The prediction has a mean pLDDT of 83. SAM riboswitch aptamer (S box leader) from Phytomonospora endophytica, 116 nucleotides, folded computationally.

RNA sequence: UACUCAUCCAGAGGAGCUGAGGGACACGGCCCUGCGACGCUCCGGCAACCACCGCCGCCCUUCGGGCAUGCGGAAGGUGCCACUUCCGUCCCGCGUUCGCGCGGGGAAGAUGAGGG
Repeated sequence: UACUCAUCCAGAGGAGCUGAGGGACACGGCCCUGCGACGCUCCGGCAACCACCGCCGCCCUUCGGGCAUGCGGAAGGUGCCACUUCCGUCCCGCGUUCGCGCGGGGAAGAUGAGGG
C1' cells in the first nucleotide's frame, strides 16, 4: 500500500493525564460529551484473524508426520472493549396511505492474513 481473500446484528471495565469537541470522508439524521467525551498511559477484559493445544475426518506410516472443514480450549502476535461498520444517501425486488416501509446486493470503511 489504489492488490487478493475473509469477517464485521454477539462480546468486552476502571484509574491517571489532558481539556472540547467526538461518532472514517461529504451531506442528511440520530447519538456521546465539563456528571469530562475524543486522545495518550497503566491495569483489566473480549475473542475477529494468524499462531498453539485437543476432538472428529482423510492420507502416509519410520509411531511419528501431513492435509482439509467443523467444534472446543487457551490467550502468544495483531486487533478490539457506546449506539448493527450508529442509520441513510447507489442498484434490484416486494409492499405502499405515494410520505415511505421491508428484504437482498453493491460502494466505501475497519480488522486480520497473504502479496507487492
The model forms 94% of the base pairs in the Rfam consensus. NCBI's taxonomy places the organism under Bacteria, Actinomycetes, Micromonosporales, Micromonosporaceae, Phytomonospora.